[in-house]
Formats: sequence, C1' cells, structure tokens
RNA sequence: CGGGUCAGGUGGUCGCUGGCCCCUUUGGGGGCCAGAGGAAAGUCCGAGCUCCAGAGGGCAGGAUGGUCGCUAACGGCGACUGCCCCGGCAGGGGUCAGGAAAGUGCCACAGAAACCAGACCGCCCCUACCCCUGGGUAGGGGUAAGGGUGAAAGGGUGAGGUAAGAGCUCACCAGCAAGGAGGGCGACCUCCUUGGCUUGGCAAACCCCAUCCGGAGCAAGACCGAAUAGGAGGGCGAGAGGGUGGCCCGCCCUAUGCCCUCGGGUAGGUCGCAGGAGGCAUGCGGUAACGCAUGUCCCAGAUGAAUGACCACCACCCUCCUCAAGGGGAGGGGACAGAACUCGGCUUAUGGCCCGCGCG
Repeated sequence: CGGGUCAGGUGGUCGCUGGCCCCUUUGGGGGCCAGAGGAAAGUCCGAGCUCCAGAGGGCAGGAUGGUCGCUAACGGCGACUGCCCCGGCAGGGGUCAGGAAAGUGCCACAGAAACCAGACCGCCCCUACCCCUGGGUAGGGGUAAGGGUGAAAGGGUGAGGUAAGAGCUCACCAGCAAGGAGGGCGACCUCCUUGGCUUGGCAAACCCCAUCCGGAGCAAGACCGAAUAGGAGGGCGAGAGGGUGGCCCGCCCUAUGCCCUCGGGUAGGUCGCAGGAGGCAUGCGGUAACGCAUGUCCCAGAUGAAUGACCACCACCCUCCUCAAGGGGAGGGGACAGAACUCGGCUUAUGGCCCGCGCG
C1' cells in the first nucleotide's frame, strides 16, 4: 500500500417479543423452539412492490459524461485507455475523464502589457544640439533576441539573415491538422507522408452536444368492522299535528316515536410482512465484476415499539506479584452502534486478528 475475516464462548437465575404444543374453573397457567448489524446508521444513488396521473410532441428543470463489459437497475462494480500524483528504483495511488479553432464571461497580486497581445529596462536606426572621434540630451521610428513581473508573456535548439531583430528563411525536435499503413471489439497505440509555422488556462462559470428522468411513498395500499351519534329505504299505530270537511268516520300529508333493513365513516383488528434479484458449500465458465449447475438450509418481525440484566467458569488482552522457570495468583479491560416493507450499491463511524506485495 492492497485485501480478507471476526465482532467473545458455555451454563444458571429472573424478565421481554414471536411461533408451536399441552392443561384450564376461559381469568389464566405451563413446556419447547427462535430472537439485530457489518455497518441495522446517513437516507446519497438505483430497483422491486403499491396507489395516483398519463394520446403524441415541445419548453423549462435535474442527473450523468473515456472504452468495453457485469447487473433487474444504477450516478454502482470490474477490466482496460488517456492524463495526473507519490517515489532514487521497485512499486503504488487518483475525489481526474464530451466540447475552450460555437458564443459570452473570468484570470487575484505583481507587471508596460493577461488575449484583435504587449515597448518598462535594454538593443538598433534617423534628425537636431552639446562635448570631441566616442559619448550625452531631446524628438521621431524600428525591434519580442536579452532583462524584469507573474501560475501563465503566443513553440524549443542551431544556422542563415538584418541597422538591430523576428518562422523572416532553412534543418532537426515538440505539438496541431489532413491523408495513409499496421495492431486492438473499442477507448486508443505505433509508424509514414504532407501542410501552414504554433492556436494560453478555467466548463465544480454561463453555455453547447449526447443519453436518461411522470409524481408520491408501507402513515404506500387492500380487507373486516363495532358501541354511540347521524344518513337512506321500508313497516307499525288504538298516539300527536296539519289538510279535506259543518262535525265524526274515512282518506291524504308531516314530524316524532318504536321496529327492521341498507350503506358510509370512526375506534379497533387482519393482511401487506418475512421463501427472497435469499444464505451457505462444491463444481464449471470468465483476467475480473459476475454468471450457470447441483446439493443443502429456513434465518427477528415489534407497533410506544421485544431482542435485556445479574452471577459463575473458560478463552483473549493489559498491569502487578510469585516461582522449583513448566507455571501459579491478584486486579482490570472489550469498540462503533440498535431492525421497523424489502433488496443492490455508495458514504460515514468503529475494536482486534490474519494474508499478500514493495521499500528500509
């Protein structure tokens, strides 16, 4: 640096949750069995499942971004490619990965100038003046080779060229673009030819390109369903009120009462909910992620929410004492953490042990 593995064991007592069985005076009592994790965590990503919505297309928004593969799927994983980093080597790591010659924007400080490049010093030429054989001062102009600033100053080395210079020209090198050959499934790599001489960085700034994305979530959702109150329908009447009518009967209407039926909701209960993209072992295929076959196992299911506490012994670690050097004794210690529909990942927290590789 990389990887794997464990998360103390046994017994007893008391208690908790679930399942099965037995007894019972139906109140309950008893027995047996099972009972947290590698992260159950954060809820970051992807799915199953459920309900809602949905012709189709577009805008907005979000996510992802090398290639090939794995997978139910992924923003995950594996292998490879390019680039970057640590290192003297060996070896290892990466939280990096479309586009900066579409457009816009930004580039602190320093510096003359930070992107239509740029004259501060220096170098060179011309003119004027002064001192005299080379300088000084002023003005105009040329120059990116040298100095200086910076994270970055628009290829590097050499030769030619020039007043001094400059890809201005040439050779080689680096890089870019186009074409071709070979290797690889591919990203890409190697080589050859030609070209103009060279094009800064940031996209975790906006943006552009490509691909993908409906929403809410087990308090999803399904079923059963009281008591009381209320609703709908029907019935009863020898009761009450009203209408008809002069009055009574009768008939009709209404409210209430009583009874029956129906339906909705609530309390409560059941399911969802533990046989699954399941675990383990062996074999085979594959560099690997992973897949296939065979065998075997059944492994928490709570709902104010169980999975705990104490004691003894053993094992492990630390400290001390003792010894006849085999050992014996005393004291102490054991992390992070706690299921709640279920899986696959990622990330974070955390105590040991083991293995491999490299260096000293």
This is a predicted structure of a 360-nucleotide RNA (Bacterial RNase P class A) from a Deltaproteobacteria bacterium. The coordinates come from a structure-prediction model, not an experiment, and the mean pLDDT is 77. Its Rfam family is "Bacterial RNase P class A". From the family's description: Ribonuclease P (RNase P) is a ubiquitous endoribonuclease, found in archaea, bacteria and eukarya as well as chloroplasts and mitochondria. It was read from a public genome assembly, where an Rfam model found it. The source organism's lineage runs through Bacteria, Pseudomonadati, Myxococcota and Myxococcia.